[in-house]
């Protein structure tokens, strides 16, 4: 330093302002937000080398919700499935990632009125992150 097991802690953001209306943070104008791991022609640092750190909502995956199976006295664990969104121009050997521009997307249930942003399941679950201990090599 790596491996296995156990434990601890952490682990999601967002409608300003205006219009209509009896009523809307749900409609309209407009505003705002972007979980986790990977990759990254970028950036910073570096002896300009090795390398280190950061960097994608729309690339590759994961997770939450939902469905089925399954387990159970019940609950839980587990397995499988389903589940959104990007183009153009530039540079260049090469762009899914860089630069510029313009787009697009967002579970379920509830609601005086249709919800990514309000309320609720949820003081839940969770990909995963950090740390500690034990064990053998």
């Nucleotide at each position: 330093a790596g491996a296995u097991u156990u434990c601890u802690u952490c682990g999601g953001g967002g409608c300003a302002g205006g219009g209509u209306g009896a009523a809307a943070c749900u409609c309209c104008c407009g505003a705002c937000c972007g979980a986790c791991g990977g990759u990254a022609a970028c950036a910073a640092c570096g002896u300009u080398a090795a390398g280190u750190u950061g960097a994608a909502g729309u690339c590759c995956g994961u997770g939450a919700c939902c469905c089925a199976c399954g387990u159970u006295u019940u609950u839980u664990a587990g397995u499988g499935g389903u589940u959104g969104a990007c183009c153009c121009a530039g540079u260049g050997c090469g762009a899914g990632u860089c630069u510029g521009g313009g787009a697009c997307c967002g579970a379920c249930a509830g609601u005086u009125a249709u919800a990514g942003u309000c309320u609720g399941g949820a003081u839940g679950g969770g990909a995963g992150a950090a740390g500690a201990a034990a064990u053998a090599c």

Annotation:
A computed fold for a 137-nucleotide RNA from Loigolactobacillus binensis, annotated as FMN riboswitch aptamer (RFN element). The source organism's lineage runs through Bacteria, Bacillati, Bacillota, Lactobacillales and Loigolactobacillus. Of the family's consensus pairs, 100% are formed in the model. The coordinates come from a structure-prediction model, not an experiment, and the mean pLDDT is 83. Rfam family: FMN riboswitch aptamer (RFN element). Its family is annotated with FMN binding in the Gene Ontology.